[in-house]
RNA sequence: GACCCCAUAGCGUAAUGGAUAACGCGUCUGUCUUCUAAACAGAAGAUUGUGGGUUCGAGUCCCACUGGGGUCG
Repeated sequence: GACCCCAUAGCGUAAUGGAUAACGCGUCUGUCUUCUAAACAGAAGAUUGUGGGUUCGAGUCCCACUGGGGUCG
C1' cells in the first nucleotide's frame, strides 16, 4: 500500500428494513438472615464507533473516516 472481518449498557452477546433495541453476568434497592452469601422481587444503565446518504421507516443497506484484528505484497 491492497483486500477481508469486527465496533450495540460496566463486561459478554442477541436483534428478517417494521422500532418500546433483548438476554446473561455485574451494579443499586427491597424481602429473607444475627451479619454476609444464596434465593426471590424490583430498578437504573445504550444518542447501536464518528459523519453523511438511501428509504415512509436503518443497529441492519450504501459511502467516507476512526479504532481493533487478519491475509497478501
RNAcentral holds the sequence, with entries from GtRNAdb.
This is a predicted structure of a 73-nucleotide RNA (transfer RNA) from Chlorokybus atmophyticus.
Rfam family: tRNA. It is annotated as a transfer RNA. About the family: Transfer RNA (tRNA) molecules are approximately 80 nucleotides in length. Rfam links the family to the GO term triplet codon-amino acid adaptor activity.
The gene name in the source record is tRNA-Arg-TCT-1-1.
The organism belongs to Chlorokybus, within Eukaryota.